[in-house]
RNA sequence: CCUCCAGUAGGGUAAAUCCAUCGUGAGGUGGAGACACAAAGCCACGGAUCAGGUAUUAACUUGACAGCCGGGUUACAGAG
Numbered sequence: 001c002c003u004c005c006a007g008u009a010g011g012g013u014a015a016a017u018c019c020a021u022c023g024u025g026a027g028g029u030g031g032a033g034a035c036a037c038a039a040a041g042c043c044a045c046g047g048a049u050c051a052g053g054u055a056u057u058a059a060c061u062u063g064a065c066a067g068c069c070g071g072g073u074u075a076c077a078g079a080g
Stems, first nucleotide, its partner, number of pairs: 002080003012037002017032006035067001041073003045070003049064006
């Protein structure tokens, strides 16, 4: 440096739900809480899904979502 790989060690993240708050909304943020996760770290580039608006039979546009998939990028321990 590359590849593989684990829930052994050190650890890490935090689903659903509840409370507060922001947003037209999808959803976000903080606290509680743990379903799970070897990238469940980060990125909205391509799809999928969801929401707002326009339009009227066939699409456009603005957002959301990284724990839906693909892709990009960074990374601990161990082995080769």

Overview:
The RNA shown here (c-di-GMP-I riboswitch aptamer) has 80 nucleotides and comes from an uncultured Halanaerobiales bacterium. Rfam family: c-di-GMP-I riboswitch aptamer. Its family is annotated with cyclic-di-GMP binding in the Gene Ontology. Model confidence (mean pLDDT): 82 of 100.